[in-house]
Context: one part of a larger RNA
């Protein structure tokens, strides 16, 4: 390359917009690039194959025929892929009405809770462990009351509930503002999928400049425990956790499962919006989409298991893998303030 593969054996890119290319629903006509089909010309010789001959066989050699994927004219088919026109609505969208959400930024308000002050009460403890100390406290601590400050961070409701592409979202108001979903019409008319590069997003930590700094606490520090503890405990404590700007681009960025369509047995939950049936009305029961979870049947898997949310049965389109080590490293490129990222061997070795 073929060919197998990616949920745990090596492999789905951290997620999305989307450009180049791949791929595409439906009628009718046409065109004939691609496809099929005929002719013809070309496909040297040798050599493969066939027949026939010469060396005593044979290899070997000689004649002759065949074939010969290819290609170029040229005639023709019109299914199917193009391609031009044309119709369609079942894919895509749009409008209109609905209700559901920690979906995003902003801006402002709360209350409980630490913590530190300041005043009253009160007196010798308090703290903290397996036990202790270090630590605080007669300069009045702990405990209680009241008041005042800052600052992170929203108990209960909270739910294998909700939203969102992933990261990830949780107290109330207001403002902007994206996405889905349902329902019953009406309209565009394939306007779709996928997606190398690119471009943005993208926890934590980590940088870079200014604030901010309760509580937590990497690092230090001191008490403990050990043989001994650069640790586990315990008492302090600084970067950092918080904000604004900018960077940084990584995670077990996981559902270890790439996106999108079709089709393929059921029960049960729950969530959001219908419909029917019932009612005064709201529940109960039937039922439809949309989501999210359990169980399970055929399949399928080496087992585990998966199982209309597939890992099943198929189709596009992307990305990844090819025995371990060395090694996601060197080297080089590119990115970055820097740490450090992103692309990525190989020699040696089992």
């Nucleotide at each position: 390359c073929u060919g197998g593969g990616c949920g745990u054996a090596a492999a789905g890119g951290g997620c999305g917009u989307g450009u180049a290319g791949g791929c595409g629903g439906u009628u009718u006509g046409g065109c004939a690039a691609g496809u099929c089909a005929g002719a013809u010309g070309u496909g040297a010789a040798a050599g493969c194959c066939c027949u026939g001959g010469g060396c005593u066989c044979a290899a070997c050699c000689c004649a002759g025929g065949a074939a010969g994927u290819g290609c170029a004219u040229u005639u023709g088919a019109a299914a199917c892929u193009g391609c031009c026109a044309u119709c369609c609505u079942a894919g895509a969208g749009u409008a209109u009405g609905g209700g559901a959400g920690a979906g995003g930024a902003g801006a402002g308000u709360g209350g409980a809770a630490u913590u530190c002050c300041c005043a009253g009460u009160g007196u010798a403890g308090a703290g903290g462990u397996g036990a202790a100390a270090u630590u605080c406290g007669u300069a009045g601590a702990u405990a209680u009351u009241g008041g005042g400050a800052g600052g992170a961070a929203c108990a209960c409701c909270g739910g294998u509930g909700g939203c969102g592409a992933a990261g990830g979202c949780g107290a109330c108001u207001c403002u902007c503002u994206g996405g889905a979903c349902c329902a019953a019409u009406a309209c565009u008319g394939a306007c779709g999928c996928u997606g190398a590069g690119a471009c943005g997003c993208g926890a934590a930590a980590g940088c870079g400049u200014g604030g901010g700094g309760a509580g937590c606490a990497a690092a230090c520090a001191g008490g403990a425990u050990u043989a001994g503890a650069u640790a586990c405990c315990c008492u302090g404590g600084u970067a950092g956790u918080c904000c604004a700007c900018g960077c940084c681009g990584u995670a077990a960025a996981c559902g270890a499962u790439g996106a999108g369509a079709a089709c393929u047995a059921g029960g049960u939950g729950u969530a959001g919006c219908g419909g029917g049936u019932a009612u005064u009305g709201a529940c109960c029961c039937c039922u439809g989409c949309u989501g999210u979870g359990c169980c399970g049947c055929a399949g399928c898997u080496a087992a585990c298991g998966c199982a209309u949310u597939a890992a099943g049965u198929u189709c596009u389109c992307c990305g990844c893998c090819u025995g371990g080590g060395g090694a996601g490293u060197a080297c080089g490129g590119c990115c970055g303030c820097a740490a450090g990222g992103c692309u990525a061997a190989a020699a040696c070795u089992c």
Model confidence (mean pLDDT): 89 of 100. Predicted 3D model of a 350-nucleotide part of an RNA (small-subunit ribosomal RNA, central domain) from uncultured Desulfobacterium sp. Its Rfam family is "Bacterial small subunit ribosomal RNA". Rfam links the family to the GO terms structural constituent of ribosome and ribosome.